[in-house]
RNA sequence: CUCUUAUCCAGAGCGGCGGAGGGAAUAGGCCCUAUGAAGCCCGGCAACCUUUAAACAGCAAGUUUAAAAAGGUGCUAAAUCCUACAGAUCAAUUGGUCUGGAAGAUAAGAG
Numbered sequence: 001c002u003c004u005u006a007u008c009c010a011g012a013g014c015g016g017c018g019g020a021g022g023g024a025a026u027a028g029g030c031c032c033u034a035u036g037a038a039g040c041c042c043g044g045c046a047a048c049c050u051u052u053a054a055a056c057a058g059c060a061a062g063u064u065u066a067a068a069a070a071g072g073u074g075c076u077a078a079a080u081c082c083u084a085c086a087g088a089u090c091a092a093u094u095g096g097u098c099u100g101g102a103a104g105a106u107a108a109g110a111g
Stems, first nucleotide, its partner, number of pairs: 001111008013042001015041003021032003026084004043076003048072002050068007080103001085100006
């Protein structure tokens, strides 16, 4: 980098360093930010991998439920901040709602 599967409306700081940007990319919108952005550290959250127990299955692999948080990641404004493409529907001048897709993020596995 590519592919597969799962998840993405929950949760998480009144800390330290830092010093001007940030919310993935393009476009449009809307926001955050000197009452301190990004980044780093610490803290925290969650439970994908993981561990334990029980049940099922039983050759094994495995499945479900519950609990834990030592380890590997991840996350820590707003739904993945919203929209973009297709369909349906409501309204009537380009808008609302729903479903799906695309793109993206994360994990696990494969190449």